[in-house]
RNA sequence: GCCUCGGUGGCCCAGCCCGGUAGGGCAGCAGCCUUGUAAGCUGCAAACCGGGGGUUCAAAUCCCCUCCGAGGCU
Numbered sequence: 001g002c003c004u005c006g007g008u009g010g011c012c013c014a015g016c017c018c019g020g021u022a023g024g025g026c027a028g029c030a031g032c033c034u035u036g037u038a039a040g041c042u043g044c045a046a047a048c049c050g051g052g053g054g055u056u057c058a059a060a061u062c063c064c065c066u067c068c069g070a071g072g073c074u
Base pairs, nucleotide, nucleotide: 001073002072003071004070005069006068007067010026011025012024013023020057028044029043030042031041032040050066051065052064053063054062
């Protein structure tokens, strides 16, 4: 230098192909339960999706540029 894959709450991931309310697990907080804790059950908060631009009524999703990471080729 070229190719491929990835970046989404505090952490790990799904959703992207085929645009239409951003979801799951763990962690956190509150309540229930318990003599008390853990476990279990219920609820709540937290991500405008790496950054910028474009297309569109509408973009995590499509297009362009760019940053970071992993693998491969030279």